[in-house]
Molecule: c-di-GMP-I-GGC riboswitch aptamer
Organism: Rhodocyclaceae bacterium
RNA sequence: ACUGAAAAGGGCAAACCUGUCGAAAGGCAGGGACGCAAAGUUACCGGUCUAAAGGAGGCGAAGCUCUAGUAUUCGUCUCCCAGGGCAGCGGGGCCGCCAGGU
Numbered sequence: 001a002c003u004g005a006a007a008a009g010g011g012c013a014a015a016c017c018u019g020u021c022g023a024a025a026g027g028c029a030g031g032g033a034c035g036c037a038a039a040g041u042u043a044c045c046g047g048u049c050u051a052a053a054g055g056a057g058g059c060g061a062a063g064c065u066c067u068a069g070u071a072u073u074c075g076u077c078u079c080c081c082a083g084g085g086c087a088g089c090g091g092g093g094c095c096g097c098c099a100g101g102u
Stems, first nucleotide, its partner, number of pairs: 002100003011036002016031006034088001040094003044091003047086004054080009063070003
């Protein structure tokens, strides 16, 4: 460096439940095990989730002019997105236990 059939010591912990933080995605802690040989670590690339800030547009209401418009306000929906997540989606970086044959 490669490989993970068997062995030993073991390790991690999905869904779900409880508590807690968060606008949310989600995080953390406890319980719990679907799985995992990197399910250790890192948002660098792709992907994906979220979108309280910001932008664009649709619809409705109010206002204004005035009868079809409008530079305003409010509500609501859609899209984009600063930002925030996901490492148990794929790739890359860093680090590592045991065993095997080379």